[in-house]
RNA sequence: CUCAUCCAGAGGGGCAGAGGGACCGGCCCGACGAAGCCCCGGCAACCAUCCGCAUAUACGCGGACAGGUGCCAAAUCCGACCCGCACAGCGGGAAAGAUGAG
Numbered sequence: 001c002u003c004a005u006c007c008a009g010a011g012g013g014g015c016a017g018a019g020g021g022a023c024c025g026g027c028c029c030g031a032c033g034a035a036g037c038c039c040c041g042g043c044a045a046c047c048a049u050c051c052g053c054a055u056a057u058a059c060g061c062g063g064a065c066a067g068g069u070g071c072c073a074a075a076u077c078c079g080a081c082c083c084g085c086a087c088a089g090c091g092g093g094a095a096a097g098a099u100g101a102g
Base pairs, nucleotide, nucleotide: 001102002101003100004099005098006097011040012039013038014037015036019029020028021027024079025078026077041072042071043070046068047067049064050063051062052061053060076096081093082092083091084090085089
């Protein structure tokens, strides 16, 4: 940089000791213990591996598994920019971000 996905799902213990939810605003989480590190457990199924299918050469569809990642408060927590609407709000899209693959 490109592509795909992001309203589902899944936490206990030990060390530690005040922050954390990317950024900004909001709103939350946190001494009934934040971040971080370690152990164990779990979720999911992007990639790998294996099997099957056929309007067969499309990076296809389906299934199994759990090796490589990832993840385990809240929709990516909500918004932020644009558009629409029956406008304390709601809906759609984008940007940004995250993860995977290249």
The RNA shown here (SAM riboswitch aptamer (S box leader)) has 102 nucleotides and comes from a soil metagenome. The model forms 97% of the base pairs in the Rfam consensus.